[in-house]
RNA sequence: AACAGGCAAUCUGGAGAGUGCCAGGCAAUCGAGCCUGGCCACCGAAGGGGCACGCGGUUUAAUACCCGUAAAUCUCUCAGGUAAAAGGACAGAGGGGUGUGU
Numbered sequence: 001a002a003c004a005g006g007c008a009a010u011c012u013g014g015a016g017a018g019u020g021c022c023a024g025g026c027a028a029u030c031g032a033g034c035c036u037g038g039c040c041a042c043c044g045a046a047g048g049g050g051c052a053c054g055c056g057g058u059u060u061a062a063u064a065c066c067c068g069u070a071a072a073u074c075u076c077u078c079a080g081g082u083a084a085a086a087g088g089a090c091a092g093a094g095g096g097g098u099g100u101g102u
Base pairs, nucleotide, nucleotide: 002102003101004100010093011092012091013090018040020039021038022037023036024035025034026033041082042081043080047078048076049075050074054069055068056067057066
């Protein structure tokens, strides 16, 4: 200096489930809307928790049991969410800057 992989900003796509009921307040006076609290029902793809094979340890003649490590779109539903907006795992594009490798 160039190339490769990884990462950021940025752009695009992106599911599911009640615009639930009750009370109070704000505002308003055709009606809707907003905020707070309570109650129930549901969703899983922010985040978070849990688990297998395998591997290691302990033990044994050898196993088993036990301990540790251990994944997810699985599972739980703490958190978050259930009109729109926002968010959104993941996918595609992108590839500044710093450092790594050749």